[in-house]
Context: one part of a larger RNA
RNA sequence: CUGGGCGUAAAGCGCACGUAGGCGGCUAGGUCAGUCAGAUGUGAAAGCCCCGGGCUCAACCUGGGAACUGCAUUUGAUACUGCCUGGCUUGAGUAUGGUAGAGGGAGGUGGAAUUCCAGGUGUAGCGGUGAAAUGCGUAGAUAUCGGGAGGAACACCAGUGGCGAAGGCGGCUUUCUGGACUGAUCCUGACGCUGAGAUUCGAAAGCUAGGGGAGCAAACAGGAUUAGAUACCCUGGUAGUCCUAGCCGUAAACGAUGGAUACUAGAUCUUGCAUUUUUUGCUUGGUCGAAGCUAACGCGUUAAGUAUCCCGCCUGGGGAGUACGGUCGCAAGGCUGAAACUC
Numbered sequence: 001c002u003g004g005g006c007g008u009a010a011a012g013c014g015c016a017c018g019u020a021g022g023c024g025g026c027u028a029g030g031u032c033a034g035u036c037a038g039a040u041g042u043g044a045a046a047g048c049c050c051c052g053g054g055c056u057c058a059a060c061c062u063g064g065g066a067a068c069u070g071c072a073u074u075u076g077a078u079a080c081u082g083c084c085u086g087g088c089u090u091g092a093g094u095a096u097g098g099u100a101g102a103g104g105g106a107g108g109u110g111g112a113a114u115u116c117c118a119g120g121u122g123u124a125g126c127g128g129u130g131a132a133a134u135g136c137g138u139a140g141a142u143a144u145c146g147g148g149a150g151g152a153a154c155a156c157c158a159g160u161g162g163c164g165a166a167g168g169c170g171g172c173u174u175u176c177u178g179g180a181c182u183g184a185u186c187c188u189g190a191c192g193c194u195g196a197g198a199u200u201c202g203a204a205a206g207c208u209a210g211g212g213g214a215g216c217a218a219a220c221a222g223g224a225u226u227a228g229a230u231a232c233c234c235u236g237g238u239a240g241u242c243c244u245a246g247c248c249g250u251a252a253a254c255g256a257u258g259g260a261u262a263c264u265a266g267a268u269c270u271u272g273c274a275u276u277u278u279u280u281g282c283u284u285g286g287u288c289g290a291a292g293c294u295a296a297c298g299c300g301u302u303a304a305g306u307a308u309c310c311c312g313c314c315u316g317g318g319g320a321g322u323a324c325g326g327u328c329g330c331a332a333g334g335c336u337g338a339a340a341c342u343c
Base pairs, nucleotide, nucleotide: 003315004314005313006312007297008296012311014201016199021194022193023192025088026087027086028085029084030083031082033081034080035077036076037075038074039073040072041071042070049065050064051063052062053061054060091191092188093187095185096183097182098181099180103177104176105175106174107173108172109171110154115149116148117147119145120144121143125136126135162169163168206247207246208245209244210243211242215241216240220236221235222234223233258310259309260308261307262306263305266288267287268286269285272282273281274280292299293298316343317342318341325336326335327334328333
């Protein structure tokens, strides 16, 4: 470079935004750059190829032709692409009326429960397990009653439900704020799609500093179990889990399925609107299935079907997501990413 691929065989970046680039709706005119056609020049010779000739043949030598798919100049063609000018409204967007929602940030606040503290009642056990023991308790526990403190999480509602680009989001309330859907019109007039690099966001764990610390709980200690038990079970328990500010940038970050657009039978449940003339239209999320696809499983208008555009990625297993180098990070480590050798 080319081919074939990427749900599960190797392969979709965790997600978005957007630069360059690539691609791009309908229509009129211009231009003729791309494109197409003709002509001219050039494209050395030799070689290759074709038709002949000469060495007895051949190799070899030799004559002619073709070819040299290219480049330049020039004359034309104008459908398509490009460029320039003008127009259009279907793509895209603005304005306007509604709707649903755990979408996000900040503040306030509520009840149940656990634990702890002080007190009342009360007495010998409690707790825990397969069974026990460690542990707690006559210095009065467990239980129970009212009181107080503090932190974290929000039962029921709750759903095959909703919202968000993904990660994710759940008590109530105030405030600020993003998006989506839908109705009827108006306006702008291709303003669009994708997106290398860059940038933003990004669960949990982990890190830095300062707070906080109820419960839970790596590490750790003890008790059991066991041949042993650095485990599973039990009693404790520190980081951490929580908050603020800042790092980290990874996950089976999964639908293991990149984004956009168009088209291709239906059935049924469902979310939110609108209209109700029957109900239908748009939208959300599921299930089953025509055609078709698939190695099969399965997918099937939410495609893994039929097509177009753009990006990412794969190219036998191990070695190895390792080494080296670079780069980012406080570190942990991340990103990029081989080879020898071996089967």
Molecule: small-subunit ribosomal RNA, central domain
Organism: metagenome